[in-house]
A computed fold for a 352-nucleotide part of an RNA from a Campylobacterales bacterium, annotated as large-subunit ribosomal RNA, domain IV. Taxonomically the source falls in Campylobacterales (Bacteria, Pseudomonadati, Campylobacterota, Epsilonproteobacteria). Its Rfam family is "Bacterial large subunit ribosomal RNA". Its family is annotated with structural constituent of ribosome and ribosome in the Gene Ontology.
Context: one part of a larger RNA
RNA sequence: CCCUGGUUAAGGAACUCUGCAAACUAGCACCGUAUCUUCGGUAUAAGGUGUGCCUACUUUGGUAUAGAGAUUUACUCUCGAAAGCUAAAGAGGUUGCAACAAAGAGUCCCUCCCGACUGUUUACCAAAAACACAGCACUUUGCUAACACGUAAGUGGAUGUAUAAGGUGUGACGCCUGCCCGGUGCUCGAAGGUUAACUGAUGAUGUUAGAGUAAUCGAAGCAUUUGAUUGAAGCCCGAGUAAACGGCGGCCGUAACUAUAACGGUCCUAAGGUAGCGAAAUUCCUUGUCGGGUAAGUUCCGACCUGCACGAAUGGCGUAACGAUGGCCACACUGUCUCCUCCUGAGACUCA
Numbered sequence: 001c002c003c004u005g006g007u008u009a010a011g012g013a014a015c016u017c018u019g020c021a022a023a024c025u026a027g028c029a030c031c032g033u034a035u036c037u038u039c040g041g042u043a044u045a046a047g048g049u050g051u052g053c054c055u056a057c058u059u060u061g062g063u064a065u066a067g068a069g070a071u072u073u074a075c076u077c078u079c080g081a082a083a084g085c086u087a088a089a090g091a092g093g094u095u096g097c098a099a100c101a102a103a104g105a106g107u108c109c110c111u112c113c114c115g116a117c118u119g120u121u122u123a124c125c126a127a128a129a130a131c132a133c134a135g136c137a138c139u140u141u142g143c144u145a146a147c148a149c150g151u152a153a154g155u156g157g158a159u160g161u162a163u164a165a166g167g168u169g170u171g172a173c174g175c176c177u178g179c180c181c182g183g184u185g186c187u188c189g190a191a192g193g194u195u196a197a198c199u200g201a202u203g204a205u206g207u208u209a210g211a212g213u214a215a216u217c218g219a220a221g222c223a224u225u226u227g228a229u230u231g232a233a234g235c236c237c238g239a240g241u242a243a244a245c246g247g248c249g250g251c252c253g254u255a256a257c258u259a260u261a262a263c264g265g266u267c268c269u270a271a272g273g274u275a276g277c278g279a280a281a282u283u284c285c286u287u288g289u290c291g292g293g294u295a296a297g298u299u300c301c302g303a304c305c306u307g308c309a310c311g312a313a314u315g316g317c318g319u320a321a322c323g324a325u326g327g328c329c330a331c332a333c334u335g336u337c338u339c340c341u342c343c344u345g346a347g348a349c350u351c352a
Base pairs, nucleotide, nucleotide: 001347003345005343006342010338011337014336019333027051028050029049030048031047036041038172052094053093054092055091057090058089059088060087061086062085063084067079068078069077070076071074095099111327112326114323115322119131120130135170136169137168138167139166140165141164147156148155149154173318174317175316176315178248179247180246183245184244185241186240187239188238189237192236193235194234203225204224205223206222207221210217211216249267250266251265252264253263276310277307288304289303290302291301292300
């Protein structure tokens, strides 16, 4: 020096990203217990007091027989001591620094964010605010169900049957969940348009029996090609649907100080963000401004609203309880620190 365990005057978080680590607390009995609350809790809230041993002291409870009485004469019923053992309460005494004397055994309070909760997770760097969850909603499915696996047979779903089963989203509870169907999806509709295979009208070309003096023309057939007509779904088209995917404006003017604009004008849109919340796990400017706490506070709490770029089941806002979650504050406590010291044990190291 490293590791392990212990000690330390005065101070007591000044340490540090952070009280990390350590310390404090601790059992049992009694007293006492705020706020909030879903009335269950919060709560061992907080905060106090007591605690060993001895007594030939007192009281109360538990435990039995002797004895007494009764009669239905029984292993009966009723009453019931002294003594002992035992559980507690009190009184007196007594030792020690200290009596739950060792060991073992909550630190606590205030407040905010997030997630309701118990639970689950990155086996081996993440345990969480992520996942799940009960509850809520939408949607599919009438049973040979939807859906999934399989080429199929078949199987699961389910020996279930819409109070059932599958999928999706949200996530206890409370108060709520606004406007937009233009786009994209989905559902329904079917007049018209477009349209595949199919069908093969018509025309063209090649070939050549034949005609013609020749040039050339050319039936039928066989080929090559053209593609009229018929034609479903889909798409176009018409509706509906947002707890489907999603979206939810700009400019200018105006009140008798100023400022602001309830009000007016205008452009655009499918509709222009409602309630609630708001410098927020979201705020760039920003350490915004004001208030609180500190001697001093980029964090924190309460407000304001100028929301760069909150906002309603991609849920909004609250919320008791809960959390090895995150931020902030206080008490107590301490070698975390001012600033280190000493001791125990195991190493490293040096020498043999």